[in-house]
Transfer RNA from a Patescibacteria group bacterium, 72 nucleotides, folded computationally. Rfam family: tRNA. Rfam classes the family as a transfer RNA. Model confidence (mean pLDDT): 83 of 100.
RNA sequence: GGGUACGUAGCUCAGUGGUAGAGCGCGUCUCUGAUAAAGACGAGGUCGUAGGUUCGAUCCCUACCGUACCCA
Numbered sequence: 001g002g003g004u005a006c007g008u009a010g011c012u013c014a015g016u017g018g019u020a021g022a023g024c025g026c027g028u029c030u031c032u033g034a035u036a037a038a039g040a041c042g043a044g045g046u047c048g049u050a051g052g053u054u055c056g057a058u059c060c061c062u063a064c065c066g067u068a069c070c071c072a
Base pairs, nucleotide, nucleotide: 001071002070003069004068005067006066007065010024011023012022013021018055026042027041028040029039030038048064049063050062051061052060
């Protein structure tokens, strides 16, 4: 330098056009003599950045940024 894949909650990952979810973690409460476990509720997201297409974009297109791998 060229190519491929990925980028979504603190972590691991779903979601692939109609204003985003799970598990673990975190907080409060219930339970207990007290923990743990269990249960209920809740907080937490500019969906990597910027443009484009569309009535509408996390999703499609382009460029860039980052990470991993392959070729040279």